[in-house]
Molecule: transfer RNA
Organism: Actinomycetota bacterium
RNA sequence: GGCGGCGUAGCUCAGUUGGUUAGAGCGCUCGACUCAUAAUCGGGAGGUCGACAGUUCAAAUCUGUCCGCCGCUACCA
Numbered sequence: 001g002g003c004g005g006c007g008u009a010g011c012u013c014a015g016u017u018g019g020u021u022a023g024a025g026c027g028c029u030c031g032a033c034u035c036a037u038a039a040u041c042g043g044g045a046g047g048u049c050g051a052c053a054g055u056u057c058a059a060a061u062c063u064g065u066c067c068g069c070c071g072c073u074a075c076c077a
Stems, first nucleotide, its partner, number of pairs: 001073007010026004019057001028044005050066005
């Protein structure tokens, strides 16, 4: 350099054919329970869906370019 995969909450990940307000578990926080802690139960906060453009009435989802990570491969030394 070429090809392929991935990027969504602090972490690990869902999100079938584009369609009201984007979700789960863990973590965080508040409360209940307990003499107290853990466990358990209930509530809550937390997201420019990697970036920028494009298509569309409508984009996490489709298209293009770029950035980052991983794998395979080629070349030079």